The RNA shown here (transfer RNA) has 72 nucleotides and comes from a Candidatus Micrarchaeota archaeon.
[in-house]
């Protein structure tokens, strides 16, 4: 140059056409003399950018960026 994989919540990943989860982590609460542990409830992401397709795209296709692996 070329092929392949990924990119989603702070972070680790699910989620493969119908308004996006879960585990740690972060808040509060109860518990305790105080903490952590445990419980219980909370907040956090318009899905790496920009087109097309479709009533409907995180999911399907074209370009492109970032990362990771292979060939020459």
């Nucleotide at each position: 140059g070329c092929c392949c994989c990924g990119a989603u919540a702070a972070c680790u990943c699910a989620g493969u056409g119908g308004u996006a989860g879960a585990g740690u982590g972060c808040u509060u609460g109860u518990c305790u003399c105080g903490u952590a542990a445990a419980c219980a409830a909370g907040a956090a992401g318009c899905c790496g950018a920009g087109g097309g397709u479709u009533c409907a795209a995180a999911u399907c296709c074209c370009u492109c960026u970032c990362g990771g692996g292979g060939c020459u």
It was read from a public genome assembly.